[in-house]
RNA sequence: CUUACGGAGAGUUUGAUUCUGGCUCAGAACGAACGCUGGCGGCGUGGAUGAGGCAUGCAAGUCGAACGGGACAUUCGGUGUAGCAAUACAUCGGGUGUUCAGUGGCGGAAGGGUGAGUAACGCGCGGGUAACCUACCUCGAAGUUGGGGAUAGCUCGGGGAAACCUGAGGUAAUACCGAAUGUGGUCGGUGCGGGCAUCCGCACCUAUCUAAAGCCGGGGACCGCAAGGCCUGGCGCUUCGAGAUGGGCCCACGUCCUAUCAGCUAGUUGGUGAGGUAACGGCUCACCAAGGCGAUGACGGGUAGCUGGUCUGAGAGGAUGGUCAGCCACACUGGGACUGAGACACUGCCCAGACUCCUACGGGAGGCUGCAGUCGAGAAUCAUUCGCAAUGGGCGAAAGCCUGACGAUGCGACGCCGCGUGCAGGAUGAAGGCCUUCGGGUUGUAAACUGCUGUGAGGAGGGAACAACGGGCAGGCCGCUAAUACCGGCCGGCUCUGAUAGUACCUCCAGAGGAAGCCACGGCUAACUCUGUGCCAGCAGCCGCGGUAAUACAGAGGUGGCGAGCGUUGUUCGGAUUUACUGGGCGUAAAGGGUGCGUAGGCGGCCGUGCGUGUCGGGUGUGAAAGCCCCCGGAUCAUCCGGGGAACUGCAUUCGAAACUGUACGGCUCGAGGGCAGGAGAGGAGAGCGGAAUUCACGGUGUAGCGGUGAAAUGCGUUGAUAUCGUGAAGAACGCCGGUGGCGAAGGCGGCUCUCUGGACUGUUUCUGACGCUGAGGCACGAAAGCUAGGGGAGCAAACAGGAUUAGAUACCCUGGUAGUCCUAGCCGUAAACGGUGUGCACUUGGUGUGGGAGGCUUUAUCCCCUUCCGUGCCGGAGCUAACGCGUUAAGUGCACCGCCUGGGGAGUACGGUCGCAAGAUUAAAACUCAAAGAAAUUGACGGGGGCCCGCACAAGCGGUGGAGCAUGUGGCUUAAUUCGAUGCAACGCGAAGAACCUUACCUGGGCUUGACAUGCGGCUGGAUGCCCGCCGAAAGGUGGGAGGCCUUCGAGGCUGCCGCACAGGUGCUGCAUGGCUGUCGUCAGCUCGUGCCGUGAGGUGUUGGGUUAAGUCCCGCAACGAGCGCAACCCCUGCUACUAGUUGCCACCCGCGCAAGCGGAGCACUCUAGUAGGACUGCCUGUGACAAGCAGGAGGAAGGUGGGGAUGACGUCAAGUCAGUAUGGUCCUUAUGUCCAGGGCUGCACACGUGCUACAAUGAUCGGUACAGAAGGAUGCAAAACCGCGAGGUGGAGCCAAUCCCCAAAACCGAUCACAGUUCAGAUUGCAGUCUGCAACUCGACUGCAUGAAGCCGGAAUCGCUAGUAAUGGCGCAUCAGCUACGGCGCCGUGAAUACGUUCCCGGGCCUUGUACACACCGCCCGUCACAUCACGAAAGCCGAUUGCACCCGAAGUGGCCGAUUCAACCCGCAAGGGAGAUAGGUCCCUAAGGUGUGGUUGGUGAUUGGGAUGAAGUCGUAACAAGGUAGCCGUAGGGGAACCUGCGGCUGGAUCACCUCCUUU
Repeated sequence: CUUACGGAGAGUUUGAUUCUGGCUCAGAACGAACGCUGGCGGCGUGGAUGAGGCAUGCAAGUCGAACGGGACAUUCGGUGUAGCAAUACAUCGGGUGUUCAGUGGCGGAAGGGUGAGUAACGCGCGGGUAACCUACCUCGAAGUUGGGGAUAGCUCGGGGAAACCUGAGGUAAUACCGAAUGUGGUCGGUGCGGGCAUCCGCACCUAUCUAAAGCCGGGGACCGCAAGGCCUGGCGCUUCGAGAUGGGCCCACGUCCUAUCAGCUAGUUGGUGAGGUAACGGCUCACCAAGGCGAUGACGGGUAGCUGGUCUGAGAGGAUGGUCAGCCACACUGGGACUGAGACACUGCCCAGACUCCUACGGGAGGCUGCAGUCGAGAAUCAUUCGCAAUGGGCGAAAGCCUGACGAUGCGACGCCGCGUGCAGGAUGAAGGCCUUCGGGUUGUAAACUGCUGUGAGGAGGGAACAACGGGCAGGCCGCUAAUACCGGCCGGCUCUGAUAGUACCUCCAGAGGAAGCCACGGCUAACUCUGUGCCAGCAGCCGCGGUAAUACAGAGGUGGCGAGCGUUGUUCGGAUUUACUGGGCGUAAAGGGUGCGUAGGCGGCCGUGCGUGUCGGGUGUGAAAGCCCCCGGAUCAUCCGGGGAACUGCAUUCGAAACUGUACGGCUCGAGGGCAGGAGAGGAGAGCGGAAUUCACGGUGUAGCGGUGAAAUGCGUUGAUAUCGUGAAGAACGCCGGUGGCGAAGGCGGCUCUCUGGACUGUUUCUGACGCUGAGGCACGAAAGCUAGGGGAGCAAACAGGAUUAGAUACCCUGGUAGUCCUAGCCGUAAACGGUGUGCACUUGGUGUGGGAGGCUUUAUCCCCUUCCGUGCCGGAGCUAACGCGUUAAGUGCACCGCCUGGGGAGUACGGUCGCAAGAUUAAAACUCAAAGAAAUUGACGGGGGCCCGCACAAGCGGUGGAGCAUGUGGCUUAAUUCGAUGCAACGCGAAGAACCUUACCUGGGCUUGACAUGCGGCUGGAUGCCCGCCGAAAGGUGGGAGGCCUUCGAGGCUGCCGCACAGGUGCUGCAUGGCUGUCGUCAGCUCGUGCCGUGAGGUGUUGGGUUAAGUCCCGCAACGAGCGCAACCCCUGCUACUAGUUGCCACCCGCGCAAGCGGAGCACUCUAGUAGGACUGCCUGUGACAAGCAGGAGGAAGGUGGGGAUGACGUCAAGUCAGUAUGGUCCUUAUGUCCAGGGCUGCACACGUGCUACAAUGAUCGGUACAGAAGGAUGCAAAACCGCGAGGUGGAGCCAAUCCCCAAAACCGAUCACAGUUCAGAUUGCAGUCUGCAACUCGACUGCAUGAAGCCGGAAUCGCUAGUAAUGGCGCAUCAGCUACGGCGCCGUGAAUACGUUCCCGGGCCUUGUACACACCGCCCGUCACAUCACGAAAGCCGAUUGCACCCGAAGUGGCCGAUUCAACCCGCAAGGGAGAUAGGUCCCUAAGGUGUGGUUGGUGAUUGGGAUGAAGUCGUAACAAGGUAGCCGUAGGGGAACCUGCGGCUGGAUCACCUCCUUU
C1' cells in the first nucleotide's frame, strides 16, 4: 500500500459478592395458522393433516400418401323409367372430398402427479464396462427379386339383462409365411497391433446360418388394348458399420438415531459345470469345499425419499429438503407376466383381497398420488375458468389433428417489492377531552380556515408488443433429372394466424374528495398519568404484579414502535464457548475408573540410505442448469427477468518435491531392560515359639458388701462375692520401642524365630540395542459388613432382655447377651476404596526437617560438615486459581494415552441385560416437576463454641413481693352501657397531676337540622339578639304574650333574625399512608466518613494487636493518615474559701427596753441569702509499669483520682406506642356516626394477676413530757390570736400579693403502763350520731365521734429493690382540685445501716476469634412417616392390537420344465387321402401372492389391585440434620424400629473445643 467488511448483550440463585450453572429475552426466517384491521398495483406462492373415499367433465392420440369396407357430399360415364327435350329419379362403375369402426404403423415407457415405501449402490461425488442395449435422428456401404396362405371389419345364425361371447361364409395390406441373392453380419482359424488376468481392435481365409414392402408424385422417346411397363423424384423397407442420444450393470468414498440390539449367516461364502439375461454375477440349479460378515458396530429396532439448494450463523457448524431443477420410488392393496427398442407399464392385461357401483341375482363394472371439483378429517391451503396465439411434445409427406404439458385470467395481505390515504400556510395556542400545585399544562399547527397539487380510485378518448415460423399466390436463382415436368433449397414481395384484451400504456376531465390501523408503555425495552378494583377480578416471555394511594389488572387521556398491516401462537438457527474441530472442563461447583497387569488401538529416541500412499506445488478433466456473490443490461424504480464473470472450499487423473510423518534396510546408546557388588524395610505366604492382660476352673486367706452412674436401679454376693495368693485351662490381641518413621499397586502391613518369596534403592570403565508410554474390552487383587460348609469362641458385641432417663425413649447411660469378630476352604466386589488430585515423560527460583544409600573432607569415631541419588513432610517465589489454595511430591509450563462431566429433583431409581446361593452389585432411562440447585469468599446474626471484660447480673448482705385485710390498675364475667386506648422485658397506682352532675367519648329516653362553632353568597326582615311574663316539659326544647331599642352622607352599608346555597361538624376507620412526640436496647461504647493502601469483587484496613480506662479513655505498635457523631469536658444543684451586696435575713461588739425569749437603735463580723471568683490538675513524693499511658500507696487539702447528684440519649432496632392531646393524606356519615338535654354507666363481681397501703407486734403499742428541718404554697387564697365543740369543725378575723404574715414536722429523746395473749397487737366490716364541700353525696365523696372488732402470729414454688448519706425508716410539702375515694405521683428534710471472698454459674451487654445449610437472621432453618387432593410413571392375573421369525397346510394368476390322444391354412413328402415338421387347447411338476394352523420374538394400548415419586399459605406425630444442633457428622454394610432414625463393624474429616507432642516461621 492492497486485500479481507467480520463476532455487541441483558434479566434471574445472595443481605451483598465472585464463580459455576440452568432457565428466559432482544435477531433473522416460514408453503404457516389465529385475533383485530384492511386502499391500489406488480412479481411470486397456496392440501404440510387421511398414500382417506370419490359424483361429473376433460387430461393420448394420430396417419386414407399402408389396407379392405360402410355412410354422406360432389363429379364423370353406362343402363333403366318418366318426359318431345332440357332434365328428374333409380341403379351400376370410376374420380375427388369428408367421416365411421376395423386391419396395419408409430406413439400410449414421454409429459403430468405424489413421497407411502426405501438406511439401499437408493441418492451424491468420482470412476469402470476388455461384461452390455439403444426405436425415432445423422453419416457411410450394400440391397429392396419372386411367390404363397390366412384373418379382422362385413354378412348370416346362435347365447346373454348387460358386459360381451360364439358358429358359418367371404375379403385387403407396409399384417403373416416360405424361397432366392449375401455387400455384410455370425461361428471357427491365421496374421499384425494393443491391453487389464479373462481378453480387445484391425486385416485375411474357409464354412454354416441369416434380409426386405411398398406408397405418393412427375414424365419425352419406346412397348402395351388398358392398367401399366419404362425413366425419374420423394417417402418407406432390409443388412452392416459409425455417430449422437438415452439407458442397464459394477466399484472407491460420503450418507440419521439406538449396544437397555453382540454376535449374524445354508444360496449363506467360494469353486466346477449347466441354465438364464442385452450384459457380469448364487441371478437360478446340480455337485464339491466350509466358508463369509462383525466394537472401524455386523445382525436387529426406530426414523427418513436423496441431491443441487434453502434458513440461520462471523465462521466452523446446526436445522431443513415446500415451490424450481437432477435422480429414485410408487400408481386402490398384494402377486404376475405379456407386448415392445424400451415396462413388469398412473388413465394396458391376468389373478387374489378390501371397498364402491350396476344387475333380470345368473353375472358384470371401477381405480383423480393428472387438471378442475366434492365429502371427510383438520388450526389450515384456491376456479368443476379461457386458449392451443406462444413454447414444447405425439402422429402425419403436408395441411393439420391431439395436448388440464403449457400460456393466461380468477380467488387468498400467504410472502416480497412499489405507491397512496395529501402539500403549504395557519395562535385569542378555539372548542372538546385529559391532568392540575387551580396558576396552568397537554392533545397542538393538530383542527377550523386560506391557498395549492393530482399519484391512485372514477369518467371519456386513443391504444400495443408478444407474430416468428409455417401455409397460400405470383416471380427469380440453384440442385436433381433425358426434362424448361415433379421435388428440394435459397432470395425478396403480397397475404392468412392473438386466449390474455379494448388489458398494459398514453392523453383529457373533475375534484382533497371514497382510502389507517395494530401493538406496547414495571425492568429487560423506546414510551406516564388519572380513575375503577382491593391476593378479588385479572396480568405474566423471565424476574414478578394485585391484600385501599397499582406507571405491572380494567378503562381513559397522553406517549412510543411499526404501518396495509400489526400482534399472538407454532417451528428452525442464533445469542448458547450450554457438546467446546475452530472453542469447555473434572482438589472443593457436575466430573479421575478402588488398584494393578495387559490385548486391540493411539503415540513414540539418535544417525544414514531407498521408496513416495500421508503432506506440499503445477497441469488436465469433472464439480448440470437454476440459486448465492460481482459487473452490465431490460421492464418508469424495486421485487422480477436477461447476458457475462466469479464461486462451487470437492473428487479423479497426471507431472513434480522429499523437510516432516510413514514404510523398508543398515547403524547408535542417552530411553527401557539385564549382569555384578551392597545395605534398608510392620512387603507377602507357611510353620514354630513367647510374655503381659482378661475371663473361667480348683485350692488358700478373708467378710459384707461388690458393681455401676450425673444420680440410681437391674445385676453379683453369707451356697462366701468384691479384694488377695497359688495352680491350671482357653481364646484373642501383641504394651514400651513407635516417629506427618518404614514397606506395598491399591486394599493394607506391627511380639520373636526359621523356611520360601515379590519389589524398590545405591554403586559399577559390564551386556542387549528402542526391546518404550498409555491402555477400550479382558484378567487378577480388592477394608469392613454379609453369605456357604466345617472348626473355634477368652474379651468385645448388632439383634434381644432387663434397669434407668423421658411427656414418650423402639435411643444416648447401665447390667446382661446371641450372631459376628478368630481359623480353613469358597463366595461377595462394595466404602468419605480420599491427596475427594488417572498414568508416564520433560522443563521451571528457593529454605528447612526426616528415612535409606554412595562419595568427599576429617577423624578416637560410620560424629559434624560438604556434594549427590531415591523416598517422605512443612513453609514459600514466579506462575496458576472464582476464591480457598497449589506451588520441583504442582492444582505451574508442555507432550502422549485412558476414564469421566454437561441445571436441580425424579434417580444411581424403573424396565431389560450380565454377575451372585442370597443380600445385592453392575450397566442405566423416561414421564413429570422446579428457577433454581450449587462452589468459594464477605458482612452480620446466632451457638446447650472458645478467650477477654463490664453491669445490684450472680455471690455476700439489708428490706420486701408471693399468704391476710383494704386501696388501685388489668384480665375475665356480667350489663342497655359497664366508652376508648396501653399487652413480655419496654401494658397492668399506665393516658388519668382528681369520673357524684360536668368531665364523657358509652347506654336509655326526649329534642334540633346551615346546625353547639367558622367563613362567604343570594333573598326577605328592621320586629334586634337579648330581657320580662305565662303555658307544656325531667331538662333541652317548643309555644304564646309583653316591654324595650341602633347608626346614616338617605344610595345604601354595618349588625341581627329567618329562608336557601356553598359548607360546618365527627373522640367514626386506618399509628401498617404520615408529621411531631415518646418508650426500649442504653448513658451501653459504640457508629461512621475523606484520602490512601489491600482485594476481580462484596468488602477489608483505619476501629485489629500489646497495655490501660468508667469510656473507640489514653499510650505504644501498625498501610495507614486524618476527621465527624457519640465518651469526657463545657451547664445546673450540692460540698470548701474569698470578694461584692446587706432587707424582709443575721445579732459578735456598743446603746436602750424587757425577768426572759427578745424588741428598738447601731452594725454587716458571723449564719444566711445570691451574684462573681478561686479551688482538684494524678499537680507533688515513693513504688510499679515498656523511660509510656496508667495503676498502687502517701503527703497536703473542705474535697483525690469522674468528689456526689442532675440535665444531656450516637448510627440504628422493634411496620414498638400514640389518628383519643394537637396536626395531617385517604376513606366513611350528613334530619346523623353531627349537636343539645335528663337519667344511668365508666364504681357493676364467682374469680385470676400486677402495683401499693396497713399489719401480724415488745427494736413494739398506748399515754404523758420535750427538741430539731428542708422545700414548697398562699388573694372567689393562706389564715394567727381568742372563744365554742371530745372531734371533724365552727365563730372570729390580726397579718400577708410574702427571706417581713400564714401553713408547719414526725421518728428520735425522757418517763409511765402493757409481758407474748389474736393481746392495751392489728384494724377490716357493720351500726348509730355528726362535720365539710357542692345545685345535688341513693347508685357513688372525704372526714369526725361512739360502738363493733374480721382475716392476719412473718407467708409454697417462685420473685423484686438496693453498694452510702444509699437501703431501711420517719414525717412534711406541692400539682390536679368545689370536694375527694392520694394508701398514687412529684419533691423535701430527719434518723441512718449491713455486705461485696470473688466472676464458676443465671440474666443482659461490649471486643476478638471459631463453626454455620441462619439473613423477615435460632421465636432461624429443616427431615421423615401418617391423613387429604391432583398429576405423571413402574409392577400386575390377564385382555386387545401391530409387526416379525420358524414349522406345517392350502394354493389363484403366471413364467419355466414335461406330457400333449384336442385343434391347426402357409414349409416338406404325397395325384389325393394322409403323414411329417412346427404350433396349440388341455393336463401335470417346481416356484409362488393372498389365506389357514401351531409356536416364539419385538412393540403398543388397556387392566381390579399395588408401589414408590412429584406438587399443593397456615392438618397429625415427633426433632433426624445445619452451632460441639445438644449422642460430632458422613460413607459402605448388617440387624432393628410409627417416623425422621438407632445400634454394631470398618473407614473418612467435608468435626467444634481444650491440653499435650512434633514440625515450621520470626528474633